[in-house]
């Protein structure tokens, strides 16, 4: 520096499948499908909670279960002058324009006897975020009154 193999990790809108739907089989058997992205862990522990956005579309994305990085109280810690406010980018919140961004889906193509799987090519969101300017707040100064 190539090439094969084995292990272990991450990988969380994530996994799982006695229900339904579907292929299949003469009937069993046996498969398929069962949320499409975007964002999100981040000081830590506990406790509670149907856990943020929207797309196509109008659908079994139906029902079920487990788990989760959301939120919410509580304690601890930790920055600043300090906090009842915040969370290592540590001073919050509303709305508004303006920018920029996704996937399924359709379509190709391949695997398969079929459900349906995978590549590929294209359009199109909203919330954070970025920028313009605003409301309303916390703090701390500075003045005035009592």
């Nucleotide at each position: 520096a190539g090439a094969g193999g084995u292990c272990u990790g991450u990988u969380a809108g994530c996994g799982c499948c006695g229900g339904g739907a579907c292929c299949g089989u003469a009937a069993u058997a046996g498969g398929u499908u069962g949320a499409c992205g975007a964002g999100g862990u981040u000081u830590g522990g506990c406790g509670g909670u149907u856990a943020u956005c929207g797309a196509a579309a109008g659908a079994u994305u139906c029902g079920g279960c487990g788990g989760a990085u959301g939120c919410c109280g509580c304690c601890a810690c930790g920055g600043c002058a300090a906090a009842u406010a915040c969370g290592c980018a540590a001073g919050c919140u509303c709305a508004u324009g303006c920018g920029a961004g996704a996937u399924c889906a359709c379509a190709c193509a391949a695997g398969g006897u079929g459900g349906u799987u995978u590549c590929u090519u294209c359009a199109u969101a909203g919330g954070c975020u970025g920028c313009a300017a605003g409301g309303g707040g916390c703090a701390g100064c500075u003045u005035u009154c009592u």
Background
This is a predicted structure of a 146-nucleotide RNA (glmS glucosamine-6-phosphate activated ribozyme aptamer) from Ruminococcus difficilis. The sequence is in RNAcentral, with records from Rfam. The model forms 84% of the base pairs in the Rfam consensus. Rfam family: glmS glucosamine-6-phosphate activated ribozyme aptamer. The family's RNA type in Rfam is riboswitch.